Background:
The prediction has a mean pLDDT of 83. This is a predicted structure of a 63-nucleotide RNA (transfer RNA) from Chryseobacterium indologenes. Lineage of the source: Bacteria > Bacteroidota > Flavobacteriia > Flavobacteriales > Chryseobacterium.

[in-house]
């Protein structure tokens, strides 16, 4: 300074997305492409502030 989905990254203290990949279906003589649709998170860990914390603040881990 950085840590959030398998991987790459967002997210103004107020319902944690997104592209890639993957699963499934359409379509095609077959894949592949393209559409449609699903799943995937203890946000590195542990405590404080706060009605409320991925978000402030402290210790710790890891690069």
């Nucleotide at each position: 300074u950085u840590g959030u989905a398998g991987c790459u990254c967002a997210a103004u203290g107020g319902u944690a997305g997104a592209g890639c990949a993957c699963c499934g279906g359409u379509c095609u003589g077959u894949u592949a492409a393209a559409c449609c649709g699903g799943a995937a998170g203890u946000u590195g860990a542990a405590a404080g502030u706060u009605c409320g914390a991925a978000u402030c603040u402290u210790u710790c881990c890891a690069g």
Its Rfam family is "tRNA". Rfam's curators write: Transfer RNA (tRNA) molecules are approximately 80 nucleotides in length. The family's RNA type in Rfam is transfer RNA. The sequence is in RNAcentral, with records from MGnify.